[in-house]
Molecule: SAH (S-adenosyl-L-homocysteine) riboswitch aptamer
Organism: Pseudomonas sp. 9Ag
Order: sequence, then C1' cells, then structure tokens
RNA sequence: CUGUCCGAGGGGCGCUGCAGCAGGCUUACCAUUCAGGGGUCUGUCAGGCUCGGAUAGGGCGUUAACCAUACGCAUCAACGGCGCCCAUUCGCA
Repeated sequence: CUGUCCGAGGGGCGCUGCAGCAGGCUUACCAUUCAGGGGUCUGUCAGGCUCGGAUAGGGCGUUAACCAUACGCAUCAACGGCGCCCAUUCGCA
C1' cells in the first nucleotide's frame, strides 16, 4: 500500500435510483474458433465511506529512518440523496 473478515459511527418507515450484483437481448458495434468486450433492457439496490481490530499478500529499508514499549498530559472524529417518525443532547418559551 492492497485485499478479506469483524466491530463502531442512535434507530424505524417510505421514495428515487448512480455504482455494484443477477438475468435477458444485441450475426446491422468491437472481436471472428470458443469466449469475451461494448451497448441496451428488466430486477435488486442509499454504510459502496471513515475510524478501530484481526488476517493474508506486496513494496521500501539494514543502522539511519521507522515502529513498538513505558510514563505524563490532552482528546473521544468527520461524513453518508430526499421526506416523515422515534430516540438522545443543548438552548428558549
């Protein structure tokens, strides 16, 4: 750095439908053995993002950087289409 799994970011209902996923079509697109790609249609679809933990792989590095540990202090994230409802916190009446 990348992938996977788990957890957290308060919750419920409804709407739209991008990406993704599933399926169909495309012999007048690419390809020309097959396959595949592209396009299109239908269905599904608003934690796909961030943080933390674990795990696998890759890269760099060999004494300089980096990391870990110990101690002290401080802090408890930012976001996620639209509408409604509940919860929570603060303020006002």